[in-house]
The RNA shown here (transfer RNA) has 73 nucleotides and comes from Komagataella pastoris. The coordinates come from a structure-prediction model, not an experiment, and the mean pLDDT is 82. NCBI's taxonomy places the organism under Eukaryota, saccharomyceta, Saccharomycotina, Pichiomycetes, Komagataella. The same sequence occurs in records of 5 taxa. It matches the Rfam family "tRNA". About the family: Transfer RNA (tRNA) molecules are approximately 80 nucleotides in length.
């Protein structure tokens, strides 16, 4: 230096352009338990990597930039 993927809650992923971005581990608070684990039941937790277009309407398209990650030289 060129070319191609990815970025969404702590942590891994989901969502045809269109309700209040959904699910699992995780963490919290109860319930059970002599205590704990297990289980159950709730609750928090995301300005979807930044700026800009495009559209009534962008997590989702387009552009620029950043950050990864992988190819070429």
């Nucleotide at each position: 230096g060129c070319c191609c993927g990815c970025g969404u809650a702590g942590c891994g992923u989901a969502a045809u352009g269109g309700u209040u971005a959904a699910c699992g581990c995780g963490u919290u608070u109860g319930a059970c338990u002599u205590c704990g684990a297990a289980u159950c039941a709730a609750a928090a937790g995301a300005u979807u990597c930044u700026g800009g277009g495009u559209u009534c309407g962008a997590g989702u398209c387009c552009c620029a930039g950043c950050g990864u990650g992988g190819g070429c030289u």